[in-house]
RNA sequence: UUCUUAUCCAGAGAGGUGGAGGGUCCGGCCCUGCGAAACCUCGGCAACCUGUGAAAUACAAGGUGCUAAUUCCGGCAGAUGAUUCUGGUAGAUGAGAG
Numbered sequence: 001u002u003c004u005u006a007u008c009c010a011g012a013g014a015g016g017u018g019g020a021g022g023g024u025c026c027g028g029c030c031c032u033g034c035g036a037a038a039c040c041u042c043g044g045c046a047a048c049c050u051g052u053g054a055a056a057u058a059c060a061a062g063g064u065g066c067u068a069a070u071u072c073c074g075g076c077a078g079a080u081g082a083u084u085c086u087g088g089u090a091g092a093u094g095a096g097a098g
Base pairs, nucleotide, nucleotide: 001098002097003096004095005094006093007092008091013042014041015040016039017038021031022030023029025075026074027073028072043067044066045065047064048063049062050060051059052058071090076087077086078085079084
């Protein structure tokens, strides 16, 4: 990097360095000098793998991951009186394969 597959309405932040962006893209809306991204330290969560267990929506926290807002909301299609629902696309993460 590509493919397959599962999940995405739950959960979980302090400090230091840094110094203007961040929330994938577009539109909206939001976060941010009362300090963005990124990195480091120490915590935390428990989705998947893993371990315990007869099993659980249980326990552990080794691997990956995550730790504002439902993947922040919408984008495409169908149904629908409004409005809402269902599915899809895209994305993220895990597991497996090339």